[in-house]
Context: one part of a larger RNA
């Protein structure tokens, strides 16, 4: 100067309290640990590893394993020699393939020359050799980039000056105020930078301009019916541009300050809601297995094909999650009502077969024009009557569908049949302050197909509390204390 502290003051935060829902108990997903394996590939390891790298492991991936093959190589660049006139193609044996040993078929440019034919030139591929490739091997404690945290918390410096022998200190303290080192006010300080705020994006009112695919007040015209036509440019709406909110205005507080409570007005009010955005740094945090990279290692292997297994194993322990334990519920009919996205090797209406999964078929559609798409809770009416149940669906049987060469290891999905456990969960613990939490559907990306209950986004219905800072945990400023650095 820092760092501690079961010292102090002051502050703040779903930190706690005051509520709401789970988590820990079940089954099942899924991820580790452990065990097992010939292998169960690595990595990450309190917070901040554990639905994480993996936004898609049946081969493929893919790093493992066995086993069977290649050795200038699956990929680069050079030089040397051979070799043919081509590249490419067809095909034989042997094999699981990979490979390994063979067959065949076919050609262009100049020149000479009547042809036959002979000469040349440069060139990528092919063998043969040489330099070298190659390694997901090691070291993230040699590193670069990235990145996760403390934390979007309010700090973290500098530059002249002063002060102090100096390490240093002052500004950065103090009173006030704020989400804020925000701003005011005092002051040996006076400026300034990085941060914080604003500038950006969407959302939430309005105006203007534009009117197709999007919209339909009023006018005609048609249909069983429907913006279906004509037509409109008013409305929703799409996108460009604009305008609006600044404590800007009244009152009160307050130091004539900054600012803070109230209120009008207004769609919105004190940073409107949300995002992007992450200082100086801190963990020798992560990552050499994205990538780049020093260094050591290998080099007929630790590299390279390939087949087949494995990553999916199961006495067991955890985190993560989803369905449930019902009546605010469950099951059947019948009816409303989103928003973001996707679509060409792709989405595929209407009709037809099928009890379904799905099949045949194909209008439309590179798309505000057609398609996924039917949203689900919701609401009407019935059944059910508290039961291990019409609750719950694991699990296990038997039939089938799809996708892909291929569903035994090891996929998804449908249909019948079986119908476990669980009756609300110890000790402990985790989220959330409003369009939140809970609850309900939908959509994407990875993607042949799918273990997608995940992850990412979309809209639907929509709350309880709290206005409090004593305690638990974290942090921030000051200040004491110290055998610590």
């Nucleotide at each position: 100067u820092g760092a501690c502290g079961g010292g102090g003051g002051c502050u703040c935060a779903c930190a706690c309290a005051a509520g709401c829902g789970g988590u820990g108990g079940a089954g099942c997903a899924u991820g580790u640990g452990g065990u097992u394996u010939a292998a169960u590939u690595c990595g990450a390891a309190g917070c901040a590893a554990c639905g994480c790298g993996c936004g898609g492991a049946a081969c493929c991936u893919u790093a493992c394993c066995u086993g069977g093959g290649c050795u200038u190589g699956a990929c680069a660049u050079g030089c040397c020699c051979g070799g043919a006139u081509u590249a490419u193609c067809c095909u034989u044996g042997u094999g699981a393939a990979a490979g390994c040993a063979g067959g065949g078929u076919a050609c262009a440019g100049c020149c000479c020359g009547c042809a036959a034919g002979g000469g040349c030139c440069g060139g990528a591929a092919c063998g043969g050799g040489u330099a070298c490739a190659g390694g997901u091997g090691c070291u993230g404690c040699a590193u670069g980039g990235c990145u996760g945290u403390c934390g979007u918390c309010a700090g973290c410096u500098c530059g002249u000056g002063u002060c102090g022998u100096g390490a240093g200190a002052u500004g950065u303290c103090g009173g006030g105020u704020u989400a804020a080192g925000u701003c005011c006010c005092u002051u040996a300080a006076c400026g300034a930078g990085c941060g914080a705020a604003a500038c950006c994006u969407u959302u939430g009112c309005c105006c203007u301009c534009a009117g197709u695919u999007a919209c339909c007040a009023g006018c005609g015209g048609g249909u069983c019916a429907u913006g279906c036509c004509g037509g409109g440019g008013a409305c929703u709406c799409u996108g460009a541009g604009g305008g609006g909110a600044c404590c800007g205005c009244c009152g009160g507080u307050g130091u004539c300050a900054a600012a803070c409570c109230g209120g009008a007005g207004g769609a919105a009010g004190g940073u409107g809601g949300a995002g992007a955005u992450g200082a100086c740094g801190u963990c020798a945090a992560g990552u050499c297995c994205u990538c780049a990279u020093g260094g050591c290692c290998u080099u007929u292997a630790u590299g390279c094909c390939c087949a087949g297994g494995g990553c999916c194993a199961c006495a067991c322990a955890c985190g993560u999650g989803c369905u449930a334990c019902a009546a605010u519920g469950c099951c059947g009919u019948c009816g409303a009502c989103a928003g973001a996205g996707c679509g060409a090797g792709c989405c595929g209406a209407g009709g037809c077969c099928g009890c379904g999964a799905g099949g045949c078929g194909g209008a439309g559609g590179a798309a505000a024009u057609c398609g996924c798409a039917g949203a689900a809770a919701u609401g009407a009416c019935g059944g059910c009557u508290c039961a291990g149940u019409u609750c719950g669906g694991a699990u296990c049987g038997g039939a089938g569908g799809c996708u892909g060469c291929a569903a035994c290891c090891c996929g998804c999905c449908u249909c019948c049949g079986u119908g476990a456990a669980g009756c609300u969960g110890g000790a402990a613990u985790c989220g959330c302050u409003a369009g939140u939490a809970a609850u309900c559907g939908c959509g994407u990306a990875u993607c042949a197909g799918c273990c997608a209950c995940g992850a990412c986004g979309c809209g639907g219905u929509g709350a309880a509390u709290g206005u409090g800072u004593u305690c638990c945990u974290g942090a921030g400023c000051c200040u004491u204390g110290u055998a610590c650095a």